The part of an RNA shown here (large-subunit ribosomal RNA, domain VI) has 249 nucleotides and comes from a Patescibacteria group bacterium. Rfam family: Bacterial large subunit ribosomal RNA. Rfam links the family to the GO terms structural constituent of ribosome and ribosome. Taxonomically the source falls in Bacteria candidate phyla (Bacteria). Model confidence (mean pLDDT): 87 of 100. RNAcentral holds the full RNA, with entries from ENA.

Context: one part of a larger RNA
């Protein structure tokens, strides 16, 4: 840009992906074999590697969370803190992202076949799977499974709305380099704040008590708290513009 409005849900021409393999058990120590050994067919279980999704569990990370702790500077001093020193260092750790973690996948069935195996059967009174005809037969092919998909210009279909609609702009997102995509814009829970909860850290400061003191105990499962889950208009989504559409000339 087209598919001559917008939205929702779809069909599937076509395309892509996947396709692997091992061990053990039963059948059965059966068939077979003198024995040693040891099946086909069929059924079941567990793996390897590969691969998809996810974060409940196990962990990793988690420089805006919590605590401990060293040196030094500063907040007049004590106490309590702040800055710097790789995030100073150390121990933990929410969300997110993750694998080593969790769950799943390969299949079965069908069709046409390859090599191969056959039936009937002449040419050629026999024989012959082939010449006419017919049947089996593979991890392969086509379907089946998963994904994309109407620029499939043959531009499909159904439903709703009908003058509707779209964008700029703003608040945002687990969406994202930017566009795009998705949510919201006061008739509002979109983000922040606040409150509650979950979760993390691990019992704050101050005060009291005990101890000469270092320190301990109580107040106190405290205090603090990023991303998580809810609630709540307190703050910010104000205001406005552009395009399209119809009619007339």
């Nucleotide at each position: 840009c087209g598919u001559u409005g917008a939205g929702u849900c779809u069909u599937g021409a076509g395309g892509g992906g996947a396709g692997u393999u091992c061990u053990c058990c039963c059948u059965a120590g059966u068939a077979c074999g003198a024995g040693a050994g040891g099946a086909c067919c069929g059924g079941g279980a567990g793996g390897a590697a590969c691969u998809g999704a996810c974060c409940u569990c196990u962990g990793g990370u988690g420089u805006a969370c919590c605590a401990g702790c060293u040196g030094u500077u500063c907040c007049g001093c004590c106490a309590g803190g702040a800055g710097c020193a790789u995030u100073a260092c150390u121990g933990g750790g929410u969300a997110g992202c993750u694998a080593a973690g969790u769950c799943g996948g390969g299949a079965a069935c069908u069709g046409a076949u390859a090599a191969g195996c056959g039936c009937u059967g002449a040419a050629a009174g026999c024989a012959u799977c082939u010449a006419a005809g017919c049947g089996c037969g593979a991890a392969g092919c086509a379907a089946a499974c998963c994904c994309c998909a109407a620029g499939a210009u043959u531009a499909g279909g159904a439903c709703u709305c009908u003058u509707a609609g779209a964008u700029u702009c703003c608040c945002c997102g687990c969406a994202g380099a930017u566009g795009a995509c998705g949510g919201g814009g006061u008739u509002g829970a979109u983000a922040g704040g606040c409150u509650g909860c979950a979760g993390g850290u691990g019992u704050a400061a101050g005060u009291g008590c005990g101890g000469u003191a270092a320190c301990g105990c109580a107040u106190u499962c405290a205090g603090c708290c990023g991303a998580g889950c809810a609630g709540u208009a307190c703050u910010a989504a104000u205001a406005a513009a552009u395009c399209a559409u119809u009619a007339u000339u």